[in-house]
Formats: sequence, C1' cells, structure tokens
RNA sequence: UCUUUAUCAAGAGUGGCGGAGGGAAAAGGCCCUGUGAAGCCACAGCAACCGGUUCGCUCCAGGCGAAUGUCAGGUGCUAAAUCCUUCCCCGGAAAAACGGGGAGAGAUGAGGA
Repeated sequence: UCUUUAUCAAGAGUGGCGGAGGGAAAAGGCCCUGUGAAGCCACAGCAACCGGUUCGCUCCAGGCGAAUGUCAGGUGCUAAAUCCUUCCCCGGAAAAACGGGGAGAGAUGAGGA
C1' cells in the first nucleotide's frame, strides 16, 4: 500500500514548549482558536478490539461458550454523531425544509497478501 471483517449517537484533559491555525481530502455549512490552533513532551484519564484471568462444555498439545478492568499488558482514544451535508432510495400531496434507510469515504482493532 492492497484486502477481509467488526465497531463507530457511550466514555475520557491538565501542565510545559510552541506561536496561527484547526475540525482527514474537495466543496458547502457550522464550530473551535491569542482566555493560545497545529505539532512535540510530561503526567493524568477513558475502555473499544486484542491479549490475560476465572468458570463451564467438549471430539482435550486444541476448540467453543460465558463472566471479568477489583487484569490497563498491546494497539487506540480523550470538543461537537466519524461535527453535519455531498451519491441512491423511502416518507414529506408537487417542490423545499425536515425525517428515515442504504452506499461511498474515513477512523480504530483483529486477520490476510
């Protein structure tokens, strides 16, 4: 980088350095930001997946199921739904606002190439 699969309306911030942007990309909207953005560092925190542990079942070097964070080890995360929309379908008497579903894209985990 490509690919498979699960999840994505929950949860969780302070300080130091830094010095103007940031919210993935493009567009539109709406927000955050000199009462200090991005980034880096320290500490703190969250608890999704993996892992661990315990129990049960079993065809027992293994597999399956359940419980468990009073296991925080690995990865991840700590404004706003993945901030919202963009494409398709349905409702909305036609159009629109608006509402719902799906796709696509993205993020994260686990596996594969």

The RNA shown here (SAM riboswitch aptamer (S box leader)) has 113 nucleotides and comes from a Desulfuromonadales bacterium. Lineage of the source: Bacteria > Pseudomonadati > Thermodesulfobacteriota > Desulfuromonadia > Desulfuromonadales. Of the family's consensus pairs, 91% are formed in the model.